This is a predicted structure of a 73-nucleotide RNA (transfer RNA) from a marine sediment metagenome. It matches the Rfam family "tRNA". About the family: Transfer RNA (tRNA) molecules are approximately 80 nucleotides in length. The prediction has a mean pLDDT of 80.
[in-house]
RNA sequence: GAGGCUGUAGCUCAGUUGGCAGAGCAACGGACUUUUAAUCCGUAGGUCGCGCGUUCAAGUCGCGCCAGCCUCA
Numbered sequence: 001g002a003g004g005c006u007g008u009a010g011c012u013c014a015g016u017u018g019g020c021a022g023a024g025c026a027a028c029g030g031a032c033u034u035u036u037a038a039u040c041c042g043u044a045g046g047u048c049g050c051g052c053g054u055u056c057a058a059g060u061c062g063c064g065c066c067a068g069c070c071u072c073a
Base pairs, nucleotide, nucleotide: 001072002071003070004069005068006067007066010025011024012023013022019056027043028042029041030040031039049065050064051063052062053061
């Protein structure tokens, strides 16, 4: 330098044919328990890597850039 894959909550990851952003774990509060753990109920947590474009509507489509990994030179 060229190509491919990936980027979504603190972590691991879903998200279908473009149509309300989600799960598990973790955190916080409560129930239970002598206490802890376990179990159960609830709450909070998001610039969907950064921008631009297409569209009535973009996590999803197009373009550029950034970061990580892999391959080639």
RNAcentral holds the sequence, with entries from MGnify.